RNA sequence: CUGGGUGUGGCGCAGUUGGUAGCGCGCUACCUUGGGGUGGUAGAGGCCGCCCGUUCAAGUCGGGUCACUCAGA
Numbered sequence: 001c002u003g004g005g006u007g008u009g010g011c012g013c014a015g016u017u018g019g020u021a022g023c024g025c026g027c028u029a030c031c032u033u034g035g036g037g038u039g040g041u042a043g044a045g046g047c048c049g050c051c052c053g054u055u056c057a058a059g060u061c062g063g064g065u066c067a068c069u070c071a072g073a
Stems, first nucleotide, its partner, number of pairs: 001072007010025004019056001027043005049065005
């Protein structure tokens, strides 16, 4: 330099055909216990790397860009 992949709560990931953004772990409160752990109930936390566009509507489609990564030169 060229081509591909990935980027979504604190961490790991899902989200197929555009239509209210979810799961596990973790966190908080309560119940359970003599206490802890386990288990149970409820809850907080993300506008989806960034910018622009298409659309009534974009995590999802198009363009640009950044980071990481793989392959090639």